[in-house]
A computed fold for a 471-nucleotide part of an RNA from an uncultured bacterium, annotated as small-subunit ribosomal RNA, 3' major domain.
Context: one part of a larger RNA
RNA sequence: UGACGGGGGCCCGCACAAGCGGUGGAGCAUGUGGUUCAAUUCGACGCAACGCGAAGAACCUUACCUGGGCUUGAACUGCACUGGACAAACGUAGAAAUACGUCUCUCGCAAGAGCCGGUGUAGAGGUGCUGCAUGGCUGUCGUCAGCUCGUGCCGUGAGGUGUUGGGUUAAGUCCCGCAACGAGCGCAACCCCUACUCUUAGUUGCCACCCGCAAGGGGGAACUCUAAGAGGACUGCUCCGGAUAACGGAGAGGAAGGUGGGGAUGAGGUCAAGUCAGCAUGGCCUUUAUGUCCAGGGCUACACACGUGUUACAAUGCAUGGUACAGAACGUCGCAAACCCGCGAGGGGGAGCUAACCGGUCAAAACCAUGCUCAGUUCGGAUUGCAGUCUGCAACUCGACUGCAUGAAGCCGGAAUCGCUAGUAAUGGCGUAUCAGAACGACGCCGUGAUACGUUCCCGGGCCUUGCACA
Numbered sequence: 001u002g003a004c005g006g007g008g009g010c011c012c013g014c015a016c017a018a019g020c021g022g023u024g025g026a027g028c029a030u031g032u033g034g035u036u037c038a039a040u041u042c043g044a045c046g047c048a049a050c051g052c053g054a055a056g057a058a059c060c061u062u063a064c065c066u067g068g069g070c071u072u073g074a075a076c077u078g079c080a081c082u083g084g085a086c087a088a089a090c091g092u093a094g095a096a097a098u099a100c101g102u103c104u105c106u107c108g109c110a111a112g113a114g115c116c117g118g119u120g121u122a123g124a125g126g127u128g129c130u131g132c133a134u135g136g137c138u139g140u141c142g143u144c145a146g147c148u149c150g151u152g153c154c155g156u157g158a159g160g161u162g163u164u165g166g167g168u169u170a171a172g173u174c175c176c177g178c179a180a181c182g183a184g185c186g187c188a189a190c191c192c193c194u195a196c197u198c199u200u201a202g203u204u205g206c207c208a209c210c211c212g213c214a215a216g217g218g219g220g221a222a223c224u225c226u227a228a229g230a231g232g233a234c235u236g237c238u239c240c241g242g243a244u245a246a247c248g249g250a251g252a253g254g255a256a257g258g259u260g261g262g263g264a265u266g267a268g269g270u271c272a273a274g275u276c277a278g279c280a281u282g283g284c285c286u287u288u289a290u291g292u293c294c295a296g297g298g299c300u301a302c303a304c305a306c307g308u309g310u311u312a313c314a315a316u317g318c319a320u321g322g323u324a325c326a327g328a329a330c331g332u333c334g335c336a337a338a339c340c341c342g343c344g345a346g347g348g349g350g351a352g353c354u355a356a357c358c359g360g361u362c363a364a365a366a367c368c369a370u371g372c373u374c375a376g377u378u379c380g381g382a383u384u385g386c387a388g389u390c391u392g393c394a395a396c397u398c399g400a401c402u403g404c405a406u407g408a409a410g411c412c413g414g415a416a417u418c419g420c421u422a423g424u425a426a427u428g429g430c431g432u433a434u435c436a437g438a439a440c441g442a443c444g445c446c447g448u449g450a451u452a453c454g455u456u457c458c459c460g461g462g463c464c465u466u467g468c469a470c471a
Base pairs, nucleotide, nucleotide: 001471002470004467005466007465008464009463010462011461012460013459015455016454019420020419021418022417023416026311027310028309029308030307031306032305033304034302035301042053043052064297065296066295067294068293069292070291077122078121079120080119081118082117083116084115089102090101091100092099093098105114106113107112125286126285128284129283130282134280135279136275137274138273139271141269146185147184148183149182150181151180152161153160154159165176166175167174191263192262193261194260196231197230198229199228200227201226202225206220207219209218210217211216234257237251238250239249240248241247313413317372318371319370320369321368322367330359331358334353335352339348340347341346379410384405385404386403387402388401389400390399426448427447428446429445430444431443432442
């Protein structure tokens, strides 16, 4: 000087408290451990691994296993020699890769060039090892308020001071004081979305007006909306407190009030944290194999254990019928209307749309009516049987969905533990990426819409101080 203390003081945070809803019990989904296996490819392991890399494993992917092949090789660049083919199509063999056969170059007058093949060679290749050799990127403490420098001063020196102190703040934020005076990286602001208004603009969007039963047409630029610009909030104003300061409390006006709400933004460092399997890269290893092609299998196994979710256990419910209201995002390898067929998944059909035009498109819970009347039930839907639909060369291993039948556990969950303070929790549906197909995951969107207002304690963190046998 730090780190540490079941030392002290001050302060903060869904840290606790006050609540709401969960997890832990059940079924299923998914990840992991373990076990099994020819293989169940690899990585990630307290917070900060475990619906994580993976925004999507039937083949491919694929790195794993078994079997069948190749050896200048699947892909790349040269050099030397050599050939006219290669590809496509067809035939034979094969599970395929592939082998053999039929067929068979282009340009240029020529020299030659191009393309493709063969042989040799230099080299290629490696998801092989080392993240404790590395770059780059990332997680984490933590969006915590800290981390430093120049000059000066103090100390023999390590170092200190500044950065401490009195107040204050979300903040090393600001004020005052002070052997310090200044400065930098952080904080804040500048950026985006959202809440109010104005201006400009008016189609595909809008409709106060007219015609029309309606569809639509005319007309309009008010309103909504769209998208460009501007305004608006700054403790600006008033009162009180405070040191006459910073600032705090209350109030007015205002769409909004004291950082308005949300996002993006992550200082110096810590964890030899993570990644050699995104990529790049040193070293080591391999070179008829640890490279590469193909078929099939595996990554989907299953006495078990854990994490994350989902569906429930019901009456604030379930079923049937009726009926109203979104936002955001997407569509030509696509979205697909009307209409017809099917109980349904779906099939036929093909208008329109490169989209404020057309389409998916209808929102769902809520509400109303009726039934059920507290039961393992008209709760719950696992599991299983049969019959089907769709995608795709192909759904056996191993897809999603539909119909009929079947109707398991489960009656609110021990110890323990998690999230959350406002349009939040909870609850309801909708969309997108990946994607042929395959979400209960992820990322977004809107609808309905609560409880609490303190700092004694637990946890984590910041500043000062103290002890120290630690560095």

Its mean pLDDT, the model's own confidence on a scale to 100, is 81.